[in-house]
RNA sequence: AUCUUUUUAGUACAGCUAGUAUAUUUGACUUCCAAUCAAAAAGCCUUGGUUAAAGUCCAAGAAUAGAUA
Numbered sequence: 001a002u003c004u005u006u007u008u009a010g011u012a013c014a015g016c017u018a019g020u021a022u023a024u025u026u027g028a029c030u031u032c033c034a035a036u037c038a039a040a041a042a043g044c045c046u047u048g049g050u051u052a053a054a055g056u057c058c059a060a061g062a063a064u065a066g067a068u069a
Base pairs, nucleotide, nucleotide: 001068002067003066004065006063007062010022011021012020013019024040025039026038027037028036045061046060047059048058049057
């Protein structure tokens, strides 16, 4: 320099309904703690475009990982 992968909740991953596990907070249970049960909070890398409607499609950029030279 060229090409390609990935970027979604604190963390790890799904996604044709924005969800699961775990963590956090609150409550229940318990003499207390742990475990268990219930609930809550927390999110689509950035900008622009297409569309009635974009996490998803397109373009540019950023970060990350790799291949070739």
Notes
This is a predicted structure of a 69-nucleotide RNA (transfer RNA) from Trichiurus lepturus nanhaiensis. The organism belongs to Trichiurus lepturus, within Eukaryota. The same sequence occurs in records of 2 taxa. It matches the Rfam family "tRNA". By type it is a transfer RNA. A source record names the gene trnG.